Bacterial RNase P class A from Rhizomicrobium sp., 391 nucleotides, folded computationally.
Taxonomically the source falls in Rhizomicrobium (Bacteria, Alphaproteobacteria, Micropepsales, Micropepsaceae).

RNA sequence: UCAGAUGGCUGGAUGGCCGCGGCACAUGCAAAUGUGUCGAGGAAAGUCCGGGCUCCACGGAAAACACGGUGACGGAUAACAUCCGCCGGGGGUGACCCCAGGGAAAGUGCAACAGAGAGUAUACCGCCAACCGGUUGGUCUUCGGAUCAGCCGCGGCAAGGGUGAAAGGGUGCGGUAAGAGCGCACCGCGGAUGUGGCAACACAGACGGCACGGCAAACCCCACCGGGAGCAAGACCAAAUAGGGAUGGCACAUGAUCCGUUUUCCGGAUCGUCGUCCGGGUAGGUCGCGUGAGGCGUUCGGUAACGAACGUCCCAGAGGAAUGGUCAUCCAUCAGCGUGGUCGCAAGAUCACGCCGAGGACAAAACCCGGCUUACAGGCCAUCUGACGCA
Numbered sequence: 001u002c003a004g005a006u007g008g009c010u011g012g013a014u015g016g017c018c019g020c021g022g023c024a025c026a027u028g029c030a031a032a033u034g035u036g037u038c039g040a041g042g043a044a045a046g047u048c049c050g051g052g053c054u055c056c057a058c059g060g061a062a063a064a065c066a067c068g069g070u071g072a073c074g075g076a077u078a079a080c081a082u083c084c085g086c087c088g089g090g091g092g093u094g095a096c097c098c099c100a101g102g103g104a105a106a107g108u109g110c111a112a113c114a115g116a117g118a119g120u121a122u123a124c125c126g127c128c129a130a131c132c133g134g135u136u137g138g139u140c141u142u143c144g145g146a147u148c149a150g151c152c153g154c155g156g157c158a159a160g161g162g163u164g165a166a167a168g169g170g171u172g173c174g175g176u177a178a179g180a181g182c183g184c185a186c187c188g189c190g191g192a193u194g195u196g197g198c199a200a201c202a203c204a205g206a207c208g209g210c211a212c213g214g215c216a217a218a219c220c221c222c223a224c225c226g227g228g229a230g231c232a233a234g235a236c237c238a239a240a241u242a243g244g245g246a247u248g249g250c251a252c253a254u255g256a257u258c259c260g261u262u263u264u265c266c267g268g269a270u271c272g273u274c275g276u277c278c279g280g281g282u283a284g285g286u287c288g289c290g291u292g293a294g295g296c297g298u299u300c301g302g303u304a305a306c307g308a309a310c311g312u313c314c315c316a317g318a319g320g321a322a323u324g325g326u327c328a329u330c331c332a333u334c335a336g337c338g339u340g341g342u343c344g345c346a347a348g349a350u351c352a353c354g355c356c357g358a359g360g361a362c363a364a365a366a367c368c369c370g371g372c373u374u375a376c377a378g379g380c381c382a383u384c385u386g387a388c389g390c391a
Stems, first nucleotide, its partner, number of pairs: 001387010012330007020039008041362001045373002048371005053230004067226005073085004087101001088099004102221002107219002109215002124161002126157003132153009169187006188210001189208002193204004234287004244278007255271006294313008331360001333358002336355008
């Protein structure tokens, strides 16, 4: 210098003018006005996990079943599908990155197409002629057969070819008719035991002798975890109108309904209206609602996640929703033109300056917090890796 890896920060600045929301104070009967102060994010987003808080259900504890979730080990935490450390596997020359990482030796199941065969392995091409059987020819014959050479299969084989994502260990030597863990060596696999480690696991490894292929984000098995709903949770205050209850005044029957066992008679109550009081719900209002698993700093403990102590700060709030607009100057960046320098034969690359123009990503709280995931123009910092060059 170029190409990368990891972690972190930032995500326009200043001023003028015009506005918006909360709170405090002042003025004002009020409406409002003025002054002061505060006023989005790293993701406020997706609503995917985990909690706080609230109500509902449940007498307590435990277990079982169903459903959902989690899944190496040790730790952190209020908790976690998060984080840290470590282990194992995979990728990269490397810094480093990725893993939903229990069980396929409990059982059930699945594997398109291609292919002979897809899990009780298989035999299309191929290889072989030792054995068995058939057959052709030669030779010999005591005519029963023997033997040599070849061809074949309802014979032997699975090395090679071919198919596939995957073909039932790999390489080599021996072996054989040809072959084959058939035998042996090494590697792989399983693994008694030993050593190290809190552990996952690592290293060594007697022995076994190829069996036990893949898929569990297929059913399933094992271990562990889990009541439900959500701030439209929920609590309080509480109109108008209508209706309910109590009570009082007035009106009142020739009526209606009910009761006193049916009818008649008689008696009682209610049905109307005007007030007063009570209680429930609605509109509306208040709270919940921001002092919190809070921010910052220092020290200490820990490899770290994180924890503890001390100091310091108060930092939006809300309700269908304020946090904005514009102008000027500047800055990052980009395009065009011009001038000059360096490299180069050139095309061009790169740097500096001048003029002119463009110009600021993703995105907006709504009960709160911890995570995850996703989006994000550009800029900056730190550590590290690889290549090349110079000293």

Source information: It is recorded under the gene name rnpB. Its mean pLDDT, the model's own confidence on a scale to 100, is 76. The model forms 95% of the base pairs in the Rfam consensus. Its Rfam family is "Bacterial RNase P class A". The family's RNA type in Rfam is ribozyme.